[in-house]
RNA sequence: GCCCUGAUAGCUCAAUGGAUAGAGCAAUCCCGUCCUAAGGGAGAGAUCGGGGUUCGACUCCUCGUCAGGGCA
Numbered sequence: 001g002c003c004c005u006g007a008u009a010g011c012u013c014a015a016u017g018g019a020u021a022g023a024g025c026a027a028u029c030c031c032g033u034c035c036u037a038a039g040g041g042a043g044a045g046a047u048c049g050g051g052g053u054u055c056g057a058c059u060c061c062u063c064g065u066c067a068g069g070g071c072a
Stems, first nucleotide, its partner, number of pairs: 001071007010025004018055001028042004048064005
């Protein structure tokens, strides 16, 4: 330098172009207990950045950034 893959919650991961973007763990609060724990419940929390296509984009296209891999 060229090519491929990926980037979503604090962490690990989901999500046919169409529902209020979902789950586990963590954190917070509540229940629970004599206290702690186990267990149960509640609420909060995210689409890497710019542009484009579309009635509608996490999803498609494009340009960047970052990470991983391959070739030279």
The RNA shown here (transfer RNA) has 72 nucleotides and comes from Candidatus Portnoybacteria bacterium RBG_13_40_8. The sequence was found in a public genome assembly. The coordinates come from a structure-prediction model, not an experiment, and the mean pLDDT is 80.